[in-house]
RNA sequence: UAAAAAGUUUUAUAGGGUUCCGCAGCUAUAAUAAAUAAGUUGGUCUGGUCCAAGAUGAAACGCAUAGUUUUACUAUGUUCACGGAGGGACAAAAGCCUGGGAGAU
Numbered sequence: 001u002a003a004a005a006a007g008u009u010u011u012a013u014a015g016g017g018u019u020c021c022g023c024a025g026c027u028a029u030a031a032u033a034a035a036u037a038a039g040u041u042g043g044u045c046u047g048g049u050c051c052a053a054g055a056u057g058a059a060a061c062g063c064a065u066a067g068u069u070u071u072a073c074u075a076u077g078u079u080c081a082c083g084g085a086g087g088g089a090c091a092a093a094a095g096c097c098u099g100g101g102a103g104a105u
Stems, first nucleotide, its partner, number of pairs: 007061006015051002020048002022045001023042005062078007080100001082103001086098003
């Protein structure tokens, strides 16, 4: 800037792994101990950063209907939803994407 209407955005979480931080171990500087910088291993390390729900939550905008003192404002509504495997991305994985899919009823 444009679009969208079982709409969009933001945010929180279920959950997720391991780039970074932290945590723990090991190596070594230096003969010994402690401490510290660095390197390395570990996510079968609770965590922080990070990713994150169509079928989770919250808020705002939008949309629809009705009304009004009508170039706007107000009120109401925004329902329902069982679901693989495989593949894909980012460091990696996942209720992320594929996907309101394949299927099921």